[in-house]
RNA sequence: AGAGUUUGAUCCUGGCUCAGGAUUAACGCUGGCGGCAAGCUUUAUACAUGCAAGUCGAGGGGUAAUGCAAUACUUCGGUAUUGUUCAACGACCGGCGAACGGGUGAGUAACACGUAUGCAACCUACCCUAUAUUGGAGAAUAGCUCUUGUAAGCGGGAAUUAAUACUCCAUAUUAUUCUAAAUUCAUAUGAGUUUAGAAUGAAAGCUUUUACUUUGUAAUUGCGAUAUGGGAUGGGCAUGCGUCCUAUUAGCUAGAUGGUGAGAUAACAGCUCACCAUGGCUACGAUAGGUAGGGGUUCUGAGAGGAAGUACCCCCACAUUGGCACUGAGAUAAGGGCCAGACUCCUAUGGGAGGCAGCAGUAGGGAAUAUUGGUCAAUGGGCGAAAGCGUGAACCAGCUAUGUCGCGUGCAGGAAGAAGGUCUAUUGAUUGUAAACUGCUUUUGUGCGGGAAAAAUAAGCUUCUGUGGAAGCUGAUGAUUGUACCGUAAGAAUAAGUACCGGCUAACUCCGUGCCAGCAGCCGCGGUAAGACGGAGGGUGCAAGCGUUAUCCGGAUUUACUGGGUUUAAAGGGUAUGCAGGUGGCUAAGUAAGUCUGUGGUAAAAUCUGGCAACUCAACUGCCAGUUGGCUACAGAUACUGCUUGGCUAGAGUAUAGUAGAGGUGAGUGGAAUUUUACAAGUAGCGGUGAAAUGCGUAGAUAUGUAAAGGAACUCCGAUAGCGAAGGCAGUUCACUGGGCUAUUACUGACACUGAGAUACGAAAGCGUGGGUAGCAAACAGGUUUAGAUACCCUGGUAGUCCACGCUGUAAACGAUGAUCACUCGAUAUGUGUUUUUCGAAAUGCGUGUCCAAGCGAAAGCGUUAAGUGAUCCACCUGGGGAGUAUGCUCGCAAGAGUGAAACUUAAAGGAAUUGACGGGGAGCCGUACAAGCAGUGGAGCAUGUGGUUUAAUUCGAUGGUACGCGAGGAACCUUACCUAGGUUUAAAUGCAUAACGACGCAUUGAGAAAUCAGUGUUUCCUUCGGGACGGAAUGCAAGGUGUUGCAUGGCCGUCGUCAGCUCGUGCCGUGAGGUGUUGGGUUAAGUCCUGAAACGAGCGCAACCCCUAUAUUUAGUUGCCAGCGUGUAAUGGCGGGGACUCUAAGUAGACUGCCUGCGGAAGCAGUGAGGAAGGAGGGGAUGAAGUCAGGUCAUCAUGAUCCUUAUAUCUAGGGCUACACACGUGCUACAAUGGUGUGUACAGCGAGUUUUUGUGAUCUGGUAACAGUGAAGCUAAUCUUUAAAGCACAUCUCAGUUCGGAUUGAGGUCUGAAACUCGACCUCAUGAAGUUGGAAUUGCUAGUAAUCGCGCAUCAGCAAUGGCGCGGUGAAUACGUUCCCGGCUCUUGUACACACCGCCCAUCAAGCCAUGGGAAUUGAAAGGACUUAAAGACGGUUUCCGUAAGAAGAACCGUUUAGAGUUAAGUCAGUGACUAAGGCUAAGUUGUAACAAGGUAGCCGUACCGGAAGGUGUGGCUG
Repeated sequence: AGAGUUUGAUCCUGGCUCAGGAUUAACGCUGGCGGCAAGCUUUAUACAUGCAAGUCGAGGGGUAAUGCAAUACUUCGGUAUUGUUCAACGACCGGCGAACGGGUGAGUAACACGUAUGCAACCUACCCUAUAUUGGAGAAUAGCUCUUGUAAGCGGGAAUUAAUACUCCAUAUUAUUCUAAAUUCAUAUGAGUUUAGAAUGAAAGCUUUUACUUUGUAAUUGCGAUAUGGGAUGGGCAUGCGUCCUAUUAGCUAGAUGGUGAGAUAACAGCUCACCAUGGCUACGAUAGGUAGGGGUUCUGAGAGGAAGUACCCCCACAUUGGCACUGAGAUAAGGGCCAGACUCCUAUGGGAGGCAGCAGUAGGGAAUAUUGGUCAAUGGGCGAAAGCGUGAACCAGCUAUGUCGCGUGCAGGAAGAAGGUCUAUUGAUUGUAAACUGCUUUUGUGCGGGAAAAAUAAGCUUCUGUGGAAGCUGAUGAUUGUACCGUAAGAAUAAGUACCGGCUAACUCCGUGCCAGCAGCCGCGGUAAGACGGAGGGUGCAAGCGUUAUCCGGAUUUACUGGGUUUAAAGGGUAUGCAGGUGGCUAAGUAAGUCUGUGGUAAAAUCUGGCAACUCAACUGCCAGUUGGCUACAGAUACUGCUUGGCUAGAGUAUAGUAGAGGUGAGUGGAAUUUUACAAGUAGCGGUGAAAUGCGUAGAUAUGUAAAGGAACUCCGAUAGCGAAGGCAGUUCACUGGGCUAUUACUGACACUGAGAUACGAAAGCGUGGGUAGCAAACAGGUUUAGAUACCCUGGUAGUCCACGCUGUAAACGAUGAUCACUCGAUAUGUGUUUUUCGAAAUGCGUGUCCAAGCGAAAGCGUUAAGUGAUCCACCUGGGGAGUAUGCUCGCAAGAGUGAAACUUAAAGGAAUUGACGGGGAGCCGUACAAGCAGUGGAGCAUGUGGUUUAAUUCGAUGGUACGCGAGGAACCUUACCUAGGUUUAAAUGCAUAACGACGCAUUGAGAAAUCAGUGUUUCCUUCGGGACGGAAUGCAAGGUGUUGCAUGGCCGUCGUCAGCUCGUGCCGUGAGGUGUUGGGUUAAGUCCUGAAACGAGCGCAACCCCUAUAUUUAGUUGCCAGCGUGUAAUGGCGGGGACUCUAAGUAGACUGCCUGCGGAAGCAGUGAGGAAGGAGGGGAUGAAGUCAGGUCAUCAUGAUCCUUAUAUCUAGGGCUACACACGUGCUACAAUGGUGUGUACAGCGAGUUUUUGUGAUCUGGUAACAGUGAAGCUAAUCUUUAAAGCACAUCUCAGUUCGGAUUGAGGUCUGAAACUCGACCUCAUGAAGUUGGAAUUGCUAGUAAUCGCGCAUCAGCAAUGGCGCGGUGAAUACGUUCCCGGCUCUUGUACACACCGCCCAUCAAGCCAUGGGAAUUGAAAGGACUUAAAGACGGUUUCCGUAAGAAGAACCGUUUAGAGUUAAGUCAGUGACUAAGGCUAAGUUGUAACAAGGUAGCCGUACCGGAAGGUGUGGCUG
């Protein structure tokens, strides 16, 4: 100090989450020791038992117990009696203490706490100090004794007694009160001092020693007692400042605010009362509600802050709940009292007892928190003269890893890198010097031995002194504790876990699992190769702990004072006026409140920081120093702010003179148009739409003319203009009226700015009352469209729109930009003033716009009209949804408006820009895409493929384009993968390697469907002699699978597409994704080329290079050719020859817009141009960029993983893949005369073909033919096979289901093949279906093309071939053109899409779950009001009791007040609630398709009406 997460990627906004620290913690796993700390956060719930406050005999009467002494008795243990001028002491009277110490945090939002002051308005026992005193008298009472009630608790009566208990009298100052005088001081009251006088008020003794003596007296010591002053300590009261949340709490208050008087109190005060007045508090938050003890401090943080208040310290409050007083110096009293309530216990039922939030402990609650321990040794406080006593305060110990600090679990050597584990390419790697093994050490633990400090006092003695007191010496006393610590012995011995390992975040592999089980802090993992689940190995972190959970701060500048924002992300109020408030021009003087400086006080200690010391270190502890921002007092300074006073004119305003304007209000008035009415004239339609229909019209419409009525709106000017605060404002005239601007001087003299509440204005819609109503037009009706159409379109049409008065108070009320002031480059246009003018214009103001600089901004953009730089004030924001909803309140006639949450849910929502993709967006371009044509398909029959169906099986794959004459370029068996049946299997066959052998095979017999099984017979070849070939048996290695996964893959292929695109380097631009280049202007078939340009170059594509073809030429002539020469034949290059020609096959040339004309800047284009065989790529082919479709193929092949292994392998026979109601695709043949049939006749090119006997097969013969024969010529091929058909000529048919057409069927044959039944082809004869040119729709083709005609080849025994691949023959028509359909390319635009429109996405309904609102009603809680009643207590009153008396106290009675109780009304808060409402969430429900593209009717805002739903329509507004 940051990181992860929104996107395809980017920047920003913004939330969520993580890493850190902390804790009175808890839970899981684990656990060696010690030091120091801590330990009911929940039920302020209930408590058994024990202890926690006593002490004093030196205050008193006394003597129950114990000890002691004496006496008596004795069973020698003891018992009994007596004794207090013996020790002691229960109970009692009395004194002091019990108000401290200890606990808890319920209440309390308060002078409770903190801090600083004040008391001239107060108290203070014990303590210190000072002065004085301590004289006399008296009456009781407890106890004890007797008696008595009661279960108990607790008492009643009689008699008698003491005191430092009680009462009275005396004395009396520096006390109190009053009077008078003087004096000092002070802050408003007044305070102090002195003098004089008057009145009032005290007491208690005990003890030590001595003396005298008797029952005491005197003196003396100490402790007391009384009065008073002062001090100290502790408290009381008052005041300033500070001290949580809610305004959905806005008004509160009747002793309330004040005064006078009185009472009460320690004291002031409405503290209380009487009377009088009507005040007091509050937006600087009263009152009410909620929550909470406050502080020192603690945690965190760089700090400012935020959160907390446990332990320790200070203060407060409380003690079962509520109230009350008494005692006392002090209490409204935790271990006191009275009363009431609840609860518990005892009871003899009549009554009683109790209060752990003291220490332990119990129950309960809870995730959770300890022992019914020891000691008063120390410290502290209580009592006492003291010894001492008591002390659950305290000191110690016990339990708990709860925290923190420290130590240990060993150290060194040790490679055969052991074994085992894990992984592995099977070489190895890792665990790992780790272990074993060797040597060493002994902290800790164990055994043994020694052994503290904490102890100082007291008492005693000595000395000094004043019997007090001080110093010294001796010295009893230790719970902890035989503890800390020290020594010693043996011995590695007694001691390691836990979480994690996808990223954040350090750490990786294997196996299992298979969207299951599970993980998860966020993002997210898991659907068969999971580094994310579970296990293992290994690793990383921390370590006697480690993780998890919870909470707080941090990170979070994510509430922003330090330190944020508001055009579009959340956020500027609709606009103005203006009270309070905040802020405020220049100058002078004064003041000194703010401000600054110095000094004093305070700011408890502990804490914190630094240093030092000391426990072996550390934590802990101690000492010293520092820090402490606040408050307060005094003194000083005076720049700035404030305040007071004076001055100024630059802000602001006023006057004067002009000026522009749809500024406002009211009253008149004008023409055009629509509609209606009347009349005229006129006839069949009008109207409306994409097309129609509803509607109007022969009862005369529409169209035309004339006249009239009425309402609403104002053409042109008109604008990018003007005015207004905004909303808004438009014919014209008049009246009234607001504001602005300009110019000049004059005047006032800061009068200013902003502005919470408040007030006024405020489009449209809407509401009320009354008018008005031409047009338009929600609702509504009808028509259309549609699957539907509650819409869009059409015909009608009511509210409304208009006017007056009143209400409403909202809009995308927008510049999505608050108001005001100052400053900061320019250009240009325009409205309106003024000045100057050379009449062109210029300058200077105020407005309205556009473009741009600096700067700003996430960017888009803004840019003197700021979103720049500064200042002042106001408003508003803090993730998305829930929701502008609920509830409450205010306003409103209503509609509704304003204010405005939460539960719950979610990891994003969002802004700007980028690249794509898409659009029923735009522009440009191309393509047989359309158009123009030709021929088809779709109808028939057949062939073939597919679907479907069927089947034992009809094997499998391919399925829009990009499957369907496709894999298959040959299914009768085989193929074959399918089915049925029968077999085989240490896993058969095959391959390789090794090495011995000579067989294998063939022939044959039997069984069998065959495979197979069981037999018989026969027996190698070549050789360079080394060996090799072949064969089966043996051994080793590899089984096999057309089983699954093409979504694990390679390879190959299809498609976009032979479309012109796809990229890179460097540079430049941009925060960045990215852009530029590659876009623009031209051009091209082309990202082809040119030109321009922040680009310059390059790569893959395009083109070219390659092949065929079109021309010429050179070379070479066999098997090809034959012009000339010769020769021969019936005829033929047949032969000799020849190279001329054709041809063959090698090379070369040729075409490049090269030349010309025109256009053009160039590229290039055009030309019936020239030349040329060919002209603008001459024609055709091969060639397929980056990528897309998880496209196709695991069944060509290869291959990961997985599955089967007497079977999913493999062999055999038969069957099936050829089925057949039907549907589709692709073809063939036809429907005929441009034809059929017959006869004759002419002209190709590409192929292929036997060397192992398998080929092609002439010729001739036979057969009608398929074909057969020729023991078949020739051919291993330019030599032989080898012959085209359309065409042409002649003849015939004459428009018919035909001499068209040939399906189907019958019969007979041929060929191949073991075998043609399922299931081959061909031939002959016979038969002679459908079909007469084909609906919607749809395909191919632009020239040697379509169409038409035949020929060849592959596969192959044969053939399903009409298919596929090639070849040549004959040989057209048409293209105006790019509007439209389809596909594609480029640019641009919009986008809420990025799995990319087969996208995204809205609402109702249905289902499940969740929280919430309303709700008849019902239950409870808290705080009050009114009325009734009222305990204890207090206050007041009365007098029969009581009393020696006094009437002081008591008792009784009455009144007032009051806790509580009861009744009652209204409200607040909370729970439940039939039913109901909307919301949220949930892989695959229903209905539609509202939004995003012009989203198919642009969307959205306000409002009104309507509709299953999204929504539709009207009206006004906005552009997002």
Molecule: small-subunit ribosomal RNA
Organism: invertebrate metagenome